[in-house]
A computed fold for an 82-nucleotide RNA from Yarrowia lipolytica, annotated as transfer RNA. The sequence is in RNAcentral, with records from ENA and GtRNAdb. RNAcentral records the identical sequence in 6 taxa. Rfam family: tRNA. Rfam describes the family as follows. Transfer RNA (tRNA) molecules are approximately 80 nucleotides in length.
RNA sequence: GGCAACCUGGCCGAGUGGUCUAAGGCGCCAGGUUCAGGUCCUGGUCUCUUCGGAGGCGAGAGUUCGAAUCUCUCGGUUGUCA
Numbered sequence: 001g002g003c004a005a006c007c008u009g010g011c012c013g014a015g016u017g018g019u020c021u022a023a024g025g026c027g028c029c030a031g032g033u034u035c036a037g038g039u040c041c042u043g044g045u046c047u048c049u050u051c052g053g054a055g056g057c058g059a060g061a062g063u064u065c066g067a068a069u070c071u072c073u074c075g076g077u078u079g080u081c082a
Base pairs, nucleotide, nucleotide: 001081002080003079004078005077006076007075010026011025012024018065027045028044029043030042031041032040046055047054048053058074059073060072061071062070
C1' cells in the first nucleotide's frame, strides 16, 4: 500500500430505517439484610435544560417525512495479501 471485518455509556455488549426506551450484564453509588463483610433484594448511575423537553452510537457531510441502522469522505482497531 490492496482487501475484509469492526468502532454504541466507566467496561462488555444487543439493536441493522419508525412508534417501545440506546436493551441486558459487569462495575460504581445509596438503601435494606448482617455484629461486620460477602451473598441476596430494591433504587440510582451520559450531557444540556426555561423541568415541558432536547441532544448523544469514532468524526464530518449526504439521502429520507424519519438514520445507531443506508451512502460518501476521513480517523482508528483487528485480520489477511504483497
The coordinates come from a structure-prediction model, not an experiment, and the mean pLDDT is 80.